[in-house]
Molecule: c-di-GMP-I riboswitch aptamer
Organism: Syntrophomonadaceae bacterium
């Protein structure tokens, strides 16, 4: 120092819900609140999932279907940086 994650110490982030709010919509913000989390820090590069405002295509219409430019880092892979030290 690495590669691990036992035992402890000082922390830390926050699921589901509840209130306002943004947005077509996933889903985000903020405040309460903890399911869990050793990177549940930060990065959309790569496969996944989610939604379709806008475009297409059908239908007389009601609407059907497709499609990311939208989203999910607490889906997974991968880069990056971090606290603590046994085997």
């Nucleotide at each position: 120092u690495a590669c691990c994650g036992a035992a402890a110490a000082a922390g830390g982030c926050a699921a589901a819900c509840c209130u306002g709010g943004u947005g077509a919509a996933a889903a985000c913000c903020a405040g309460g609140g903890a399911c869990g989390c050793a990177a549940a820090g930060c990065c959309g590069a790569g496969g996944a999932u989610c939604u379709a405002a806008g475009g297409g295509c059908a239908g007389c219409a009601a609407u059907g279907c497709c499609u990311a430019u939208g989203a999910u880092a607490g889906c997974c892979u991968g880069g990056c940086u971090g606290c603590c030290g046994a085997a």